[in-house]
Context: one part of a larger RNA
């Protein structure tokens, strides 16, 4: 010099775009951060308003309202957000491979949805608990939940064929044969004909089952990359490899039994320490060398440590279970809870922000739609935290005011600087109009960004340095003291190097210091 997720000192006008706990993966009050569907079901309130009856205490009806709040049931909650504890490892990064797989929702295409049952929540009675919660009886629905039919191009088996692959195996036809699996209704219209008037029947939509095939996820594998110690030299029994059997959407010691005695290593096993990787990111002419804040890919993790459930995927952040530190409630029997999600709060720290607005826009969930949810997200606020812009005016003005500083006392420097004279009005401040972003409507931002008028230089300069390196020089004070330094080194009576002062240099809403990297 350049760079910074930076911090400190001194200072501070504005605006547009980034950025903001590097520490304690301590610990947390309080609010939000995941719903949603009534076109899948069955129940169903209350206050208020209205109105009749009243023994004047009340009590009925209607509306509120098929509304609120439950409840079964569907999809959603695995995404989206957040941090890097952990990991040296097929985690990742980068090419392949799966003929060893799986895929809810979405797209094409193709076949189907016929016929019964049995329950159970809410809801009503009885209880138990302080509470969380819970026990029994009893009634009821469905796209919940079971049987039966039907069914192939689907699985299994059986014969052989053909092509591909070759280690197993895969695709096809043979409509070859035997066996074997399924469903569910809803909701708009509507002429005839039936009707219990609800419907059935047509007919559009939306589903629901099955098969095939797609996009898009995901699982597994493999070949290569990318770290520090050898003061770490040996390590290893489900270990390595076969056979069988389990298990998995799937190969496989993934498991388990029997059998062999392998397997790995100076090309660093093993052990230690350190770290998430990566695109990128700084730096350097470059080879290299450092990083891994933001954004965008994968990964792990979700107080800790373990296990499943449920589903298309979870071994699940705001799920369930057990153990355990911690905190709360407790009627001492027993319960509740998880900010590494937005904010926030105390703690640690040199140090990192509001307990905001709004779903108007983009995306995402649910819904046929209206809509609803959404602290992703879009936006304001706070911070010179960073980078880019802009302004603090401009012209003119003396052989040159006054202070101040130096001085050979002549003078000389600040200095065209000021003063004064004309002028101009960006920015800010103020008045007025006022978007775009949205398509017919819907704007949080926001009366905001732009525009336009008036006034009037008005409101806006600091901050390191002046021995050398290194741009910039003199007094005065001090007197190895006080102090100053990034190396040399300065200072002991004329210190350009200390400290004050006029002068000068640089950089500039910023200067320097520090600390990290080239």
């Nucleotide at each position: 010099g350049a760079a910074u997720c930076a911090a400190c000192g001194c200072u501070g006008g504005c605006g547009g775009c980034g950025u903001g706990c590097c520490u304690c993966a301590g610990a947390c009050a309080u609010g939000c951060a995941a719903g949603u569907c009534g076109a899948a079901c069955g129940a169903g309130a209350a206050a208020g308003u209205u109105u009749c009856c009243u023994u004047c205490g009340g009590g009925g009806a209607a509306u509120g309202a098929g509304u609120a709040a439950a409840g079964u049931g569907g999809c959603g909650c695995a995404c989206g957000g957040g941090u890097g504890a952990g990991u040296a490892a097929c985690a990742c990064g980068u090419a392949g491979g799966u003929a060893a797989u799986c895929u809810a929702c979405c797209u094409u295409c193709g076949g189907g949805u016929g016929g019964g049952g049995a329950a159970u929540a809410a809801c009503c009675c009885a209880g138990g608990g302080a509470a969380a919660c819970u026990u029994g009886g009893g009634c009821u629905a469905a796209c919940a939940c079971c049987g039966c039919a039907u069914a192939a191009u689907g699985c299994a088996g059986c014969g052989g064929c053909a092509c591909c692959a070759c280690a197993u195996g895969g695709u096809g036809a043979c409509a070859g044969u035997u066996g074997u699996u399924a469903a569910a209704g809803c909701g708009g219209g509507g002429g005839a004909u039936u009707u219990u008037c609800g419907a059935a029947c047509c007919u559009c939509g939306c589903g629901c089952c099955u098969g095939a095939a797609g996009a898009g996820g995901a699982g597994c594998c493999u070949g290569c990359g990318g770290c520090a110690g050898a003061u770490u030299a040996g390590c290893u029994a489900g270990u390595u490899g076969g056979u069988a059997a389990g298990g998995u959407a799937a190969c496989g010691g993934c498991u388990u039994a029997c059998c062999a005695a392998g397997g790995c290593g100076a090309c660093g096993a093993u052990c230690u320490g350190u770290a998430g990787c990566c695109g990128g990111c700084c730096u350097g002419a470059g080879g290299g060398g450092g990083c891994g804040c933001a954004c965008g890919g994968c990964c792990a993790c979700a107080c800790u440590g373990g296990a499943a459930c449920u589903g298309a995927a979870a071994c699940a952040c705001g799920g369930u279970c057990c153990a355990g530190a911690c905190u709360c409630c407790u009627a001492c029997g027993g319960g509740a809870g998880g900010c590494a999600g937005c904010a926030g709060u105390g703690g640690g720290g040199a140090a990192u922000u509001u307990u905001g607005c709004g779903c108007a826009a983009u995306g995402g969930g649910g819904g046929a739609a209206a809509c609803c949810c959404u602290g992703a997200c879009g936006c304001a606020g706070c911070a010179a935290u960073g980078c880019c812009g802009c302004g603090u005016g401009g012209a003119g003005g003396a052989u040159g005011a006054a202070g101040u500083c130096c001085u050979u006392u002549g003078g000389g420097a600040u200095g065209u600087a000021a003063a004064c004279u004309c002028c101009u009005u960006u920015c800010g401040a103020u008045c007025g109009g006022g978007a775009a972003g949205a398509u017919a409507a819907u704007g949080a931002c926001g009366g905001u960004a732009c525009c336009g008028g008036a006034a009037g230089a008005a409101g806006a300069a600091g901050c390191c340095c002046c021995g050398g390196c290194u741009a910039a020089c003199u007094c005065u004070g001090u007197g190895c003291c006080a102090g100053c330094a990034g190396c040399c080194g300065c200072g002991g009576u004329a210190a350009u190097a200390c400290a004050g002062a006029g002068g000068g240099g640089g950089c500039a809403a910023g200067c320097g210091u520090u600390g990290u990297u080239c």